[in-house]
RNA sequence: CGGAGGAGGUGGGCGUCCGCCGUCCGCGUCAGCGGGGGGAGGAAAGUCCGGACUCCGAACAGGCAGCAUGCCGGGUAACGCCCGGCCGCGGCAACGCGAGGGAAAGUGCCGCAGAAAGCAGACCGCCCGCGGGUCGUCCGUGGGUAAGGGUGAAAGGGUGCGGUAAGAGCGCACCGCUCGACCGGUGACGGUCGGGGCACGGUAAACCCCAUGCGGAGCAAGGCCGAAUAGGGGGAUCGAGGGUCGCCUGUUCCCGCCCCCCGCUCAGGCGGGGGAGAUCCCCGGGUUGGCCGCUCGAGGCCGCCGGUAACGGUCGGUCCAGAGGAAUGGGCGCCGCCCUUCGGGGCACAGAAUCCGGCUUAUAGCCUCCCCCGAUCG
RNA sequence: UGGGGAGUCGUCCAAUGGCAGGACAUGCGGCUCUGGACCGUAGAAUCGGGGUUCGAGUCCCUGCUCCCCAGCCA
Numbered sequence: 001c002g003g004a005g006g007a008g009g010u011g012g013g014c015g016u017c018c019g020c021c022g023u024c025c026g027c028g029u030c031a032g033c034g035g036g037g038g039g040a041g042g043a044a045a046g047u048c049c050g051g052a053c054u055c056c057g058a059a060c061a062g063g064c065a066g067c068a069u070g071c072c073g074g075g076u077a078a079c080g081c082c083c084g085g086c087c088g089c090g091g092c093a094a095c096g097c098g099a100g101g102g103a104a105a106g107u108g109c110c111g112c113a114g115a116a117a118g119c120a121g122a123c124c125g126c127c128c129g130c131g132g133g134u135c136g137u138c139c140g141u142g143g144g145u146a147a148g149g150g151u152g153a154a155a156g157g158g159u160g161c162g163g164u165a166a167g168a169g170c171g172c173a174c175c176g177c178u179c180g181a182c183c184g185g186u187g188a189c190g191g192u193c194g195g196g197g198c199a200c201g202g203u204a205a206a207c208c209c210c211a212u213g214c215g216g217a218g219c220a221a222g223g224c225c226g227a228a229u230a231g232g233g234g235g236a237u238c239g240a241g242g243g244u245c246g247c248c249u250g251u252u253c254c255c256g257c258c259c260c261c262c263g264c265u266c267a268g269g270c271g272g273g274g275g276a277g278a279u280c281c282c283c284g285g286g287u288u289g290g291c292c293g294c295u296c297g298a299g300g301c302c303g304c305c306g307g308u309a310a311c312g313g314u315c316g317g318u319c320c321a322g323a324g325g326a327a328u329g330g331g332c333g334c335c336g337c338c339c340u341u342c343g344g345g346g347c348a349c350a351g352a353a354u355c356c357g358g359c360u361u362a363u364a365g366c367c368u369c370c371c372c373c374g375a376u377c378g
Numbered sequence: 379u380g381g382g383g384a385g386u387c388g389u390c391c392a393a394u395g396g397c398a399g400g401a402c403a404u405g406c407g408g409c410u411c412u413g414g415a416c417c418g419u420a421g422a423a424u425c426g427g428g429g430u431u432c433g434a435g436u437c438c439c440u441g442c443u444c445c446c447c448a449g450c451c452a
Stems, first nucleotide, its partner, number of pairs: 001374003005370006012335007020039002023036005041349001045360002048358005053218004057253008066214005071085005086100001087098004101209002106207002108203003123149002125145008157175006176198001177196008222292004232283007241255002258275007285451003299319005304313003336347004379448007388402004396432001404420005425441005
């Protein structure tokens, strides 16, 4: 200098004027006025995971079903997230990617092509025997053979040497596989030595098996007050038991066990029917108000300490939208970039809605650091 | 704001992981004096991207578009 890889930051700035939404203080003749301070993001987005919070009356236990996750060790409130490793694949490398348990528990599937696709398999070829012939090696037939050809995504270890009629782990060496022992490591795993000629195709983002985890709903959750209406109608269940919400069963607590009629019974009580009542669903009616939940929290940033890191300690400093259909806007001037037809125009993606931790997706331009490869110079 | 569902020729629907098919519509040809009907024939699609698999419309992840539901009182 050229080309790559990785980590992180920023994402228009300043001044002035006029507004908008909360909040605090003061004044007020309760209309309002004045002043102080605050007011979008790294993704506020998708709603894909995990929680907080609230309700299902409280806390659980077991079974079944369903869903999710899946190498090892850590981090965290938790996670399917993050960090550090291991193994495999890609790349010359920096580095990147991996739903990465089990296919010797069982079941299913493997289209077409191909002789054969799962208890493997002789189409061509190679070799041997027998018979025949128009004997330059052809035809028929019986066998052997998985080395070669061909099909396929995949054909029952690979390469080489020996061996053989031709072949074959048939024998041997190396590689691979598998079993065992030892060593290193917390572990995934790695290494060394020895045994075994090799037995075991792929697919679990197919069913399934194993291990681990998970109750449901969501701030339109939920609580309080007010206004208005026909405080209405129908159905189901319970009616002495009920209820924890995927289903079933169980434990402790909780709530309830009221009225009328009939029958049986000495009675206690039992059985049946109805009602009040409770819960849910549907139709109809009214309303479109106020307050709380609501934002200071597993809180962010900077410094310090521990840790390779994720992160932790909480010691010090500093910061803080909370409206309720929705405020966070606009004008002018200067500067910075980009475009320009020189008049001017534009400023990436994008706008909080209960709140956090992640993931994913969108994002013009600019900045910082680390690292790799190639070339050249010293 | 929260919850649920669906994307296949132009339209409406099919398709066990194994060559994406049917109907209507459209184009062309035939029949007819002409049009329609009818007959023949042709074109035309799996929402985008990635993964698993020998192979994906189908299974998995991610994005996009569209549709539906939901307040309170008694």
Notes: Two RNAs folded together computationally: RNase P RNA and transfer RNA, 452 nucleotides in total. It holds a member of the Rfam family "Bacterial RNase P class A". Rfam classes the family as a ribozyme. Rfam's curators write: Ribonuclease P (RNase P) is a ubiquitous endoribonuclease, found in archaea, bacteria and eukarya as well as chloroplasts and mitochondria. The coordinates come from a structure-prediction model, not an experiment, and the mean pLDDT is 77.